[in-house]
């Protein structure tokens, strides 16, 4: 000098956590959301309109779960992969 091996560090991936959006279920309006609208008002001589309280249903805004899915961001984690020759130690060739 060269060559092999280890080790710290560090970029990037990946896993895990960890905080967040967003979907996907679930609940969810006495009246100021829809539909249906029993009772029961009103009109009409009847036929039948009308408006519509309870109820039900299907939602909003909101709540809940953390158990499902898909990103963001990040990290005292990882037997983790990949490089970086930055920096340290062994071995071994030349050389002086």
């Nucleotide at each position: 000098u060269g060559c092999c091996g280890g080790g710290u560090g560090u970029c990037g991936c990946c896993a895990a956590u960890g905080u967040u959006u967003g979907a996907a279920u679930g609940u969810g309006a006495a009246c100021c959301a829809u539909g249906u609208c029993a009772g029961a008002u009103c009109g009409g001589g009847a036929a039948c309109g009308a408006a519509g309280c309870a109820g039900c249903a299907u939602u909003a805004a909101g709540c809940a779960a953390g158990c499902u899915c898909a990103g963001a961001c990040a990290u005292g984690u990882g037997u983790g992969c990949u490089g970086c020759c930055a920096c340290c130690c062994g071995g071994u060739u030349u050389u002086u």